[in-house]
RNA sequence: CGUGGAGACGCGCCCAAUCCCCGGUGCGGGGAACCGGGGACCCGCCGACGGCGCCCGUGCGCCGUCCGGGGUGAGUCCGAGCUCCGGCUCGGUAGGGCUGCUCCGGCCCGAACCCGUCAGCUAACCCGGUAGGCGUCGAUGAGAGGAGCC
Numbered sequence: 001c002g003u004g005g006a007g008a009c010g011c012g013c014c015c016a017a018u019c020c021c022c023g024g025u026g027c028g029g030g031g032a033a034c035c036g037g038g039g040a041c042c043c044g045c046c047g048a049c050g051g052c053g054c055c056c057g058u059g060c061g062c063c064g065u066c067c068g069g070g071g072u073g074a075g076u077c078c079g080a081g082c083u084c085c086g087g088c089u090c091g092g093u094a095g096g097g098c099u100g101c102u103c104c105g106g107c108c109c110g111a112a113c114c115c116g117u118c119a120g121c122u123a124a125c126c127c128g129g130u131a132g133g134c135g136u137c138g139a140u141g142a143g144a145g146g147a148g149c150c
Base pairs, nucleotide, nucleotide: 010136011135012134013133014132018032019031020030021029022028023027033130034129035128036127037126038125043120047066048065049064050063051062052061053060054059068118069115070114071113072112077092078091079090080089081088082087095109096108097107098106099105101143102142103141
């Protein structure tokens, strides 16, 4: 000097996931702020197939068979191949994120988990969450904007 790795402070990013106070401080409690769920009237919804009967109706009744539904989240859907039929892999995609803002350009994500037959919306009201993960020597161009400090 170069390359690779690790840690700390500060800064930056995804996310609701930040800040403050008290205390007996390896943790407990409370508050603010942000976020999520449940929960009226009204409104909305009240499955599919087959058979039979009534009937102006494709409306009503009966019988049989089949299938649960929901939540947080951007994370949904399509095609192809494989499969031990649970899923796996590739390619796309609704949608989402970063580059201080916008556009162009560039780079990414497109998961996971939970409830347990139960929940539409929903005022009052009720119940919860504030975790986790990552980056830090690079930076495409143009435009808009005008904070702080002196």